[in-house]
Order: sequence, then structure tokens, then C1' cells
RNA sequence: AAACGAUAACGGCAAACCUGUCGAAAGACAGGGACGCAAAGCCAUGGGUCUACCGUCACGCAGGGCGUGACCAGGAUCGCCAGGUUACCGAA
Repeated sequence: AAACGAUAACGGCAAACCUGUCGAAAGACAGGGACGCAAAGCCAUGGGUCUACCGUCACGCAGGGCGUGACCAGGAUCGCCAGGUUACCGAA
């Protein structure tokens, strides 16, 4: 230095839920709050998953509109997996 991760040390992050804001939604942000996390730091690169405003198709109502269903990521998720990248400590 790399790999590795301890009943070590200093610390860090923050699930569900609640409140507010944004968003069509998924969800995100802020505050509270801790389920947990040795990368639960960052990146949407490859998969997976979630949502479907718009768009397409079908059906119904009948009113160039409305409703329902299906499909559709360029939206979301890094605390789903993998990958890339950066990093505190130093027992075995």
C1' cells in the first nucleotide's frame, strides 16, 4: 500500500412513521424520529423493480370532450443487485 473487518476508538448516515413543500404519480427535499448500515458516501453505466402526465390502441358514454383498460421512460429507486470512483480506523 492493497485486501480484510474487531464486543476496538473517533465519529458518520438515517428505515418505517408524523408534519410541511414540490410532483400527474412513483418519489424527492426540509424538520422530527431510529429499522438498520463498514461505504446505507457519490455516479443511473448494465440488469431488476416502481410510476405513466404526455403519447398510442381498444371499449363505453355521446359533446372535436369524458371515463375505463392495456402498452410506453426520456421519470424514479444507489437503503435491490452488479460495476465504477472516493474515503475514517487498524485487532486478527